[in-house]
RNA sequence: GAGGAAACUCUGGAGAGACCCAUUAAUGGGCGCCGAAGGGGCAAGGCAGUAACAACACGCUCAAUCUCUCAGGCAAAAGGACAGGGAUACAGA
Numbered sequence: 001g002a003g004g005a006a007a008c009u010c011u012g013g014a015g016a017g018a019c020c021c022a023u024u025a026a027u028g029g030g031c032g033c034c035g036a037a038g039g040g041g042c043a044a045g046g047c048a049g050u051a052a053c054a055a056c057a058c059g060c061u062c063a064a065u066c067u068c069u070c071a072g073g074c075a076a077a078a079g080g081a082c083a084g085g086g087a088u089a090c091a092g093a
Base pairs, nucleotide, nucleotide: 008086009085010084011083012082017031019030020029021028022027032074033073034072038070039068040067041066045061046060047059
């Protein structure tokens, strides 16, 4: 001693009923919705020793802001994928 993953901290951060009943917030039940905590699913591509080809493959592996809506959420608050800033530690050109 630059850059860098994760963690820490500050800032920004969407969508969808302040729905009905019990009992008003939480909670429970009912109907209607959202996708950006988390989670599940899928494409191309890749995959059978040593040269090449074919089969074995309806298999295995594999992404998301796509999709599902399990979970979570649908006034505010909280949370929030993702993005920007900051400094410290570890390793360290």
Molecule: Glycine riboswitch aptamer
Organism: Romboutsia maritimum